[in-house]
Context: one part of a larger RNA
RNA sequence: UUGGGUGUAAAGGGUGUGUAGGCGGGCUUGCAAGUCAGAGGUGAAAGCCUACGGCUCAACCGUAGAACUGCCUCUGAUACUGCAAGUCUUGAGUCUUGGAGAGGUUGUCGGAAUUCGUGGUGUAGCGGUGAAAUGCGUAGAUAUCACGAGGAACACCGGUUACGUAGGUGGGCAACUGGACAAGUACUGACGCUGAGGCACGAAAGCGUGGGGAGCAAACAGGAUUAGAUACCCUGGUAGUCCACGCCGUAAACGAUGGACACUCGGUGUCGCCGAUUCGUCGGCGGUGCCUAAGCGAACGCAUUAAGUGUCCCACCUGGGGAGUACGAUCGCAAGGUUGAAACUC
Repeated sequence: UUGGGUGUAAAGGGUGUGUAGGCGGGCUUGCAAGUCAGAGGUGAAAGCCUACGGCUCAACCGUAGAACUGCCUCUGAUACUGCAAGUCUUGAGUCUUGGAGAGGUUGUCGGAAUUCGUGGUGUAGCGGUGAAAUGCGUAGAUAUCACGAGGAACACCGGUUACGUAGGUGGGCAACUGGACAAGUACUGACGCUGAGGCACGAAAGCGUGGGGAGCAAACAGGAUUAGAUACCCUGGUAGUCCACGCCGUAAACGAUGGACACUCGGUGUCGCCGAUUCGUCGGCGGUGCCUAAGCGAACGCAUUAAGUGUCCCACCUGGGGAGUACGAUCGCAAGGUUGAAACUC
RNA backbone atom coordinates (compact mmCIF):
# COMPACT_ATOMS: atom_id res chain seq x y z
C1' U A 1 0.00 0.00 0.00
C1' U A 2 -3.81 -3.51 -0.92
C1' G A 3 -7.24 -6.39 1.48
C1' G A 4 -10.17 -6.83 5.73
C1' G A 5 -12.22 -4.17 9.57
C1' U A 6 -13.85 -0.26 13.87
C1' G A 7 -21.05 -1.91 20.09
C1' U A 8 -17.92 -5.67 23.75
C1' A A 9 -11.62 -8.66 20.49
C1' A A 10 -6.86 -3.30 17.90
C1' A A 11 -9.95 0.67 15.91
C1' G A 12 -15.59 6.41 15.49
C1' G A 13 -12.44 12.26 16.12
C1' G A 14 -15.75 15.09 22.86
C1' U A 15 -19.27 18.26 19.83
C1' G A 16 -20.53 21.79 16.19
C1' U A 17 -19.62 25.23 12.12
C1' G A 18 -17.37 25.49 7.74
C1' U A 19 -12.64 26.25 3.62
C1' A A 20 -10.23 23.23 -0.02
C1' G A 21 -11.42 18.56 -1.90
C1' G A 22 -14.71 14.23 -2.94
C1' C A 23 -19.79 13.03 -4.21
C1' G A 24 -24.63 14.81 -5.89
C1' G A 25 -32.40 15.05 -8.12
C1' G A 26 -36.00 15.06 -13.01
C1' C A 27 -36.38 16.87 -18.30
C1' U A 28 -34.55 19.32 -23.00
C1' U A 29 -30.79 21.38 -26.27
C1' G A 30 -25.74 22.39 -27.78
C1' C A 31 -20.31 21.26 -27.49
C1' A A 32 -17.32 16.85 -27.78
C1' A A 33 -12.79 17.60 -22.81
C1' G A 34 -13.10 12.52 -20.45
C1' U A 35 -15.08 7.89 -22.90
C1' C A 36 -15.74 4.56 -27.33
C1' A A 37 -14.80 3.04 -32.70
C1' G A 38 -11.94 3.22 -37.37
C1' A A 39 -7.59 4.92 -40.14
C1' G A 40 -2.58 6.90 -40.46
C1' G A 41 2.21 8.09 -38.13
C1' U A 42 5.49 6.86 -34.33
C1' G A 43 6.84 3.41 -30.46
C1' A A 44 15.73 2.79 -32.56
C1' A A 45 18.65 -1.58 -32.17
C1' A A 46 19.60 -5.31 -28.72
C1' G A 47 16.77 -8.11 -24.98
C1' C A 48 11.98 -10.98 -23.58
C1' C A 49 8.25 -14.41 -26.45
C1' U A 50 7.22 -17.79 -31.01
C1' A A 51 9.10 -20.40 -35.40
C1' C A 52 13.22 -21.93 -38.28
C1' G A 53 18.48 -22.24 -38.85
C1' G A 54 24.45 -22.26 -37.57
C1' C A 55 28.67 -24.01 -34.17
C1' U A 56 28.66 -32.49 -32.58
C1' C A 57 24.58 -30.51 -28.11
C1' A A 58 23.97 -26.38 -24.92
C1' A A 59 25.28 -21.64 -23.54
C1' C A 60 26.09 -18.43 -27.58
C1' C A 61 24.89 -16.62 -32.49
C1' G A 62 21.84 -15.69 -37.13
C1' U A 63 16.99 -14.93 -39.89
C1' A A 64 11.79 -14.02 -39.71
C1' G A 65 7.48 -12.98 -36.95
C1' A A 66 4.93 -11.36 -32.79
C1' A A 67 5.05 -7.89 -29.09
C1' C A 68 6.29 -2.94 -27.54
C1' U A 69 -0.48 -2.83 -23.65
C1' G A 70 2.20 4.00 -24.99
C1' C A 71 2.03 8.80 -27.51
C1' C A 72 0.45 12.07 -31.65
C1' U A 73 -2.82 13.38 -35.84
C1' C A 74 -7.36 12.79 -38.66
C1' U A 75 -12.46 11.04 -39.27
C1' G A 76 -16.71 9.48 -36.71
C1' A A 77 -20.27 7.98 -32.26
C1' U A 78 -22.89 10.76 -28.04
C1' A A 79 -25.28 6.36 -23.67
C1' C A 80 -22.59 7.94 -19.25
C1' U A 81 -19.23 11.85 -16.82
C1' G A 82 -17.90 16.93 -17.92
C1' C A 83 -18.72 22.05 -19.86
C1' A A 84 -22.54 25.66 -21.52
C1' A A 85 -27.75 27.24 -21.96
C1' G A 86 -32.81 26.62 -20.57
C1' U A 87 -36.57 24.42 -17.65
C1' C A 88 -39.10 21.49 -13.45
C1' U A 89 -40.36 20.44 -8.12
C1' U A 90 -40.05 15.70 -5.20
C1' G A 91 -34.19 17.22 -2.19
C1' A A 92 -32.93 21.89 0.43
C1' G A 93 -34.58 26.56 2.06
C1' U A 94 -38.17 30.76 2.80
C1' C A 95 -43.22 32.34 4.34
C1' U A 96 -48.10 32.19 7.39
C1' U A 97 -50.63 30.25 11.71
C1' G A 98 -50.18 27.36 16.12
C1' G A 99 -49.10 24.69 20.47
C1' A A 100 -44.92 21.99 23.61
C1' G A 101 -40.23 22.19 26.30
C1' A A 102 -35.26 21.46 33.41
C1' G A 103 -32.65 24.96 25.65
C1' G A 104 -29.31 29.69 26.57
C1' U A 105 -28.08 34.74 29.04
C1' U A 106 -29.27 38.52 32.67
C1' G A 107 -31.99 40.53 36.69
C1' U A 108 -35.17 39.95 40.77
C1' C A 109 -38.03 37.33 44.50
C1' G A 110 -39.31 32.89 47.82
C1' G A 111 -39.73 29.06 51.52
C1' A A 112 -37.64 24.53 54.03
C1' A A 113 -33.01 23.05 56.19
C1' U A 114 -27.78 23.40 58.16
C1' U A 115 -24.41 26.76 60.77
C1' C A 116 -23.41 31.07 63.59
C1' G A 117 -24.92 35.40 66.85
C1' U A 118 -28.24 37.69 70.74
C1' G A 119 -32.01 36.86 74.33
C1' G A 120 -35.63 33.49 77.17
C1' U A 121 -36.74 28.52 79.54
C1' G A 122 -33.74 24.69 81.66
C1' U A 123 -29.68 21.24 84.04
C1' A A 124 -25.77 17.64 83.49
C1' G A 125 -24.57 15.79 80.26
C1' C A 126 -24.03 16.00 74.73
C1' G A 127 -21.76 13.86 70.66
C1' G A 128 -19.83 9.66 68.34
C1' U A 129 -19.00 4.05 67.44
C1' G A 130 -18.88 -2.60 66.16
C1' A A 131 -17.14 -0.97 70.97
C1' A A 132 -14.61 3.40 72.31
C1' A A 133 -11.78 7.65 72.63
C1' U A 134 -10.18 12.38 70.86
C1' G A 135 -13.98 16.59 70.84
C1' C A 136 -18.01 19.96 73.10
C1' G A 137 -20.27 21.25 78.17
C1' U A 138 -21.30 24.17 85.22
C1' A A 139 -17.38 30.50 81.94
C1' G A 140 -24.31 26.66 81.51
C1' A A 141 -23.59 22.82 76.44
C1' U A 142 -27.23 19.20 74.20
C1' A A 143 -32.72 20.10 74.09
C1' U A 144 -36.51 23.97 73.34
C1' C A 145 -38.71 29.11 72.01
C1' A A 146 -38.15 34.04 69.73
C1' C A 147 -35.39 37.41 66.82
C1' G A 148 -31.27 38.30 63.63
C1' A A 149 -26.96 37.27 60.07
C1' G A 150 -24.98 34.73 55.99
C1' G A 151 -23.89 31.31 52.12
C1' A A 152 -25.11 27.31 49.17
C1' A A 153 -28.65 24.00 47.16
C1' C A 154 -33.74 23.98 45.33
C1' A A 155 -37.80 18.43 48.91
C1' C A 156 -42.75 17.08 46.98
C1' C A 157 -44.29 17.57 41.49
C1' G A 158 -40.37 13.99 38.98
C1' G A 159 -41.74 10.10 35.20
C1' U A 160 -36.71 4.47 30.77
C1' U A 161 -40.68 12.80 31.19
C1' A A 162 -38.81 17.13 28.29
C1' C A 163 -34.98 20.31 25.93
C1' G A 164 -30.00 20.93 23.89
C1' U A 165 -24.86 19.67 18.54
C1' A A 166 -22.09 17.70 22.52
C1' G A 167 -20.50 19.10 27.41
C1' G A 168 -25.06 19.68 29.83
C1' U A 169 -29.99 21.92 31.75
C1' G A 170 -34.53 21.11 37.47
C1' G A 171 -37.72 26.70 43.19
C1' G A 172 -40.99 31.22 41.26
C1' C A 173 -41.36 35.56 38.06
C1' A A 174 -39.74 39.05 34.26
C1' A A 175 -36.71 40.79 30.09
C1' C A 176 -33.67 39.37 25.93
C1' U A 177 -32.68 35.08 22.83
C1' G A 178 -31.48 29.98 19.86
C1' G A 179 -33.53 25.52 17.90
C1' A A 180 -37.04 21.66 16.85
C1' C A 181 -42.21 20.15 15.62
C1' A A 182 -47.31 20.35 13.46
C1' A A 183 -50.86 22.35 9.97
C1' G A 184 -51.25 25.30 5.38
C1' U A 185 -48.80 24.58 0.53
C1' A A 186 -47.98 30.84 -0.96
C1' C A 187 -42.54 31.63 -2.66
C1' U A 188 -37.10 30.39 -4.35
C1' G A 189 -35.67 26.61 -7.86
C1' A A 190 -30.69 21.68 -6.67
C1' C A 191 -29.36 26.71 -3.63
C1' G A 192 -27.61 19.73 -1.58
C1' C A 193 -24.43 15.74 1.43
C1' U A 194 -19.76 15.14 3.66
C1' G A 195 -15.80 17.79 5.27
C1' A A 196 -8.41 17.28 5.56
C1' G A 197 -6.74 21.96 7.67
C1' G A 198 -9.11 26.40 10.20
C1' C A 199 -12.50 28.54 13.80
C1' A A 200 -15.97 28.11 17.95
C1' C A 201 -18.02 25.44 22.12
C1' G A 202 -16.43 21.90 25.59
C1' A A 203 -18.07 18.05 32.77
C1' A A 204 -14.97 17.72 36.88
C1' A A 205 -10.33 18.84 38.71
C1' G A 206 -6.50 22.53 38.23
C1' C A 207 -4.25 27.77 37.35
C1' G A 208 -4.23 33.69 37.54
C1' U A 209 -6.58 38.39 39.70
C1' G A 210 -10.37 40.19 42.91
C1' G A 211 -14.55 38.91 45.93
C1' G A 212 -17.33 35.29 48.97
C1' G A 213 -17.26 31.29 52.47
C1' A A 214 -23.15 28.31 55.56
C1' G A 215 -22.57 23.13 54.67
C1' C A 216 -19.24 19.63 52.67
C1' A A 217 -14.21 18.59 52.36
C1' A A 218 -8.28 16.70 49.26
C1' A A 219 -3.94 18.17 52.36
C1' C A 220 -3.10 18.30 57.53
C1' A A 221 -3.88 17.30 63.11
C1' G A 222 -5.79 14.25 66.79
C1' G A 223 -8.69 9.62 68.50
C1' A A 224 -9.49 4.54 67.34
C1' U A 225 -8.49 -0.23 64.65
C1' U A 226 -4.11 -3.13 63.66
C1' A A 227 1.66 -7.01 63.97
C1' G A 228 2.02 -2.20 61.43
C1' A A 229 -2.36 1.34 59.46
C1' U A 230 1.18 7.19 56.07
C1' A A 231 -6.06 3.63 55.09
C1' C A 232 -11.16 2.04 55.81
C1' C A 233 -14.35 4.29 61.19
C1' C A 234 -14.58 8.89 64.54
C1' U A 235 -13.59 14.35 66.16
C1' G A 236 -11.71 18.63 63.90
C1' G A 237 -10.03 21.12 59.49
C1' U A 238 -7.28 24.46 54.95
C1' A A 239 -7.28 24.78 49.71
C1' G A 240 -11.42 23.88 46.86
C1' U A 241 -16.57 23.74 46.12
C1' C A 242 -19.83 29.63 45.10
C1' C A 243 -19.42 34.73 42.08
C1' A A 244 -16.89 38.04 38.18
C1' C A 245 -13.20 38.16 34.43
C1' G A 246 -9.21 35.40 32.02
C1' C A 247 -6.69 30.55 31.17
C1' C A 248 -6.62 25.09 30.81
C1' G A 249 -8.90 21.59 26.62
C1' U A 250 -8.94 16.73 29.10
C1' A A 251 -12.92 12.23 30.84
C1' A A 252 -15.66 5.13 30.99
C1' A A 253 -16.46 13.42 26.87
C1' C A 254 -20.36 6.08 26.43
C1' G A 255 -25.34 4.24 22.90
C1' A A 256 -17.88 2.18 24.58
C1' U A 257 -22.15 2.40 18.08
C1' G A 258 -19.17 9.26 12.89
C1' G A 259 -22.60 12.04 9.45
C1' A A 260 -26.35 12.07 5.34
C1' C A 261 -30.01 9.67 2.15
C1' A A 262 -33.07 5.50 0.44
C1' C A 263 -35.19 0.70 1.24
C1' U A 264 -36.75 -3.79 4.48
C1' C A 265 -42.62 -8.17 8.74
C1' G A 266 -45.16 -6.97 13.11
C1' G A 267 -46.76 -6.05 18.43
C1' U A 268 -47.05 -2.73 22.69
C1' G A 269 -46.24 1.93 25.81
C1' U A 270 -45.29 7.13 26.12
C1' C A 271 -44.34 12.83 24.76
C1' G A 272 -45.68 17.07 21.16
C1' C A 273 -48.88 18.79 17.22
C1' C A 274 -52.90 17.87 13.73
C1' G A 275 -57.42 15.44 11.69
C1' A A 276 -61.80 12.38 12.55
C1' U A 277 -65.17 10.74 16.47
C1' U A 278 -70.93 7.17 17.95
C1' C A 279 -66.42 10.53 23.15
C1' G A 280 -65.17 4.20 23.71
C1' U A 281 -61.33 5.50 20.60
C1' C A 282 -59.20 5.61 15.45
C1' G A 283 -55.74 7.79 11.88
C1' G A 284 -51.34 11.13 10.16
C1' C A 285 -46.49 13.54 11.11
C1' G A 286 -42.26 14.17 14.45
C1' G A 287 -39.60 12.44 19.06
C1' U A 288 -38.65 8.75 22.94
C1' G A 289 -38.90 3.35 25.28
C1' C A 290 -39.79 -2.05 25.37
C1' C A 291 -40.62 -6.91 22.75
C1' U A 292 -39.97 -9.51 18.32
C1' A A 293 -39.70 -11.53 12.21
C1' A A 294 -36.44 -11.72 8.07
C1' G A 295 -31.54 -10.52 7.79
C1' C A 296 -26.92 -9.80 10.33
C1' G A 297 -23.48 -11.47 14.27
C1' A A 298 -17.81 -15.43 17.03
C1' A A 299 -21.32 -15.17 20.60
C1' C A 300 -23.72 -11.72 23.68
C1' G A 301 -27.08 -9.52 21.05
C1' C A 302 -28.86 -5.66 17.03
C1' A A 303 -33.40 -5.60 14.69
C1' U A 304 -37.65 1.06 10.63
C1' U A 305 -33.90 5.10 16.70
C1' A A 306 -30.01 -1.51 12.84
C1' A A 307 -25.06 -3.86 14.62
C1' G A 308 -30.12 -5.52 8.21
C1' U A 309 -29.75 -4.09 2.50
C1' G A 310 -27.25 -0.24 -0.55
C1' U A 311 -24.81 4.75 -2.10
C1' C A 312 -21.53 9.11 -0.76
C1' C A 313 -17.89 11.65 2.43
C1' C A 314 -14.75 12.01 6.84
C1' A A 315 -12.00 9.75 11.07
C1' C A 316 -9.48 5.55 12.89
C1' C A 317 -7.11 0.10 13.40
C1' U A 318 -2.97 -3.55 11.70
C1' G A 319 0.35 -8.79 17.85
C1' G A 320 1.68 -7.93 23.59
C1' G A 321 5.25 -5.04 26.38
C1' G A 322 8.62 -0.89 25.80
C1' A A 323 4.74 3.73 25.55
C1' G A 324 0.77 7.47 24.87
C1' U A 325 7.09 7.09 26.92
C1' A A 326 11.75 9.58 24.44
C1' C A 327 13.31 13.22 20.92
C1' G A 328 11.69 17.22 17.87
C1' A A 329 7.75 20.65 16.84
C1' U A 330 3.70 23.33 18.75
C1' C A 331 0.10 25.29 22.51
C1' G A 332 0.01 26.69 27.94
C1' C A 333 1.43 31.25 33.55
C1' A A 334 2.09 26.41 35.39
C1' A A 335 0.11 21.67 35.83
C1' G A 336 0.38 19.70 31.46
C1' G A 337 -2.08 19.06 26.39
C1' U A 338 -1.57 17.80 20.99
C1' U A 339 1.48 15.30 17.50
C1' G A 340 4.30 10.73 18.38
C1' A A 341 8.84 6.81 17.47
C1' A A 342 12.97 3.30 18.08
C1' A A 343 16.41 -0.01 20.38
C1' C A 344 15.33 -4.13 23.20
C1' U A 345 12.04 -8.12 24.64
C1' C A 346 8.00 -12.07 24.50

Record summary:
Predicted 3D model of a 346-nucleotide part of an RNA (small-subunit ribosomal RNA, central domain) from an uncultured Bacteroidota bacterium. The coordinates come from a structure-prediction model, not an experiment, and the mean pLDDT is 89.